[in-house]
The prediction has a mean pLDDT of 79.
This is a predicted structure of a 98-nucleotide RNA (Bacterial small signal recognition particle RNA) from a Planctomycetota bacterium.

RNA sequence: GGCUAUCUCCCGUGCGGUGAGGCCGUAUGAACCGGGUCAGGCGGGAAACCGAGCAGCCCUAAGUACCGUGCUUUCAGGUGUGCGUGGAGAUAGCCUUU
Numbered sequence: 001g002g003c004u005a006u007c008u009c010c011c012g013u014g015c016g017g018u019g020a021g022g023c024c025g026u027a028u029g030a031a032c033c034g035g036g037u038c039a040g041g042c043g044g045g046a047a048a049c050c051g052a053g054c055a056g057c058c059c060u061a062a063g064u065a066c067c068g069u070g071c072u073u074u075c076a077g078g079u080g081u082g083c084g085u086g087g088a089g090a091u092a093g094c095c096u097u098u
Base pairs, nucleotide, nucleotide: 001095002094003093004092005091006090007089008088009087010086011084012083013082014081015080016079018076019075020074021072022071023070024068025066026065027064028063034059035058036057037056042051043050044049
């Protein structure tokens, strides 16, 4: 120096796992500055009716809470493991050269 085997680390890559986030489901959720319907009252009108519209009710937004045998090419790690014509190193054996 070369070859082989074992092991460790790095790089690339696949699968899994953990934690957080997001989505999905349910509930809740807007005095007014969301929507709909608008009792009463108010206004217009001779009247029929019309108008704006508070409360109430309904729907929902942002948000909040809960559920999880769900989904996630979101993020993270002193995470587990496999693969590779990859890279670095350690040990042992064999061969060769000086």
It was read from a public genome assembly, where an Rfam model found it.